[in-house]
Molecule: transfer RNA
Organism: Actinomycetota bacterium
RNA sequence: GGACCGUUAGCUCAGUUGGCUAGAGCGUUCCCCUGACACGGGAGAGGUCACAAGUUCAAGUCUUGUACGGUCCA
Numbered sequence: 001g002g003a004c005c006g007u008u009a010g011c012u013c014a015g016u017u018g019g020c021u022a023g024a025g026c027g028u029u030c031c032c033c034u035g036a037c038a039c040g041g042g043a044g045a046g047g048u049c050a051c052a053a054g055u056u057c058a059a060g061u062c063u064u065g066u067a068c069g070g071u072c073c074a
Stems, first nucleotide, its partner, number of pairs: 001073007010026004019057001028044005050066005
């Protein structure tokens, strides 16, 4: 230098053919339970879907560029 893949909550990840309010597990906060803790049960908070532009009535999803990470080739 070239090809391909990835980037979504604090962490690990899902998100189908573009379509109603973006989700799960773990973690975290509060409540219940207990003499107390653990376990268990319930409720909540937490998101510029890497960044920017484009297409569209509508974009996490499609297109382009940039950044970062990974694999391979030279």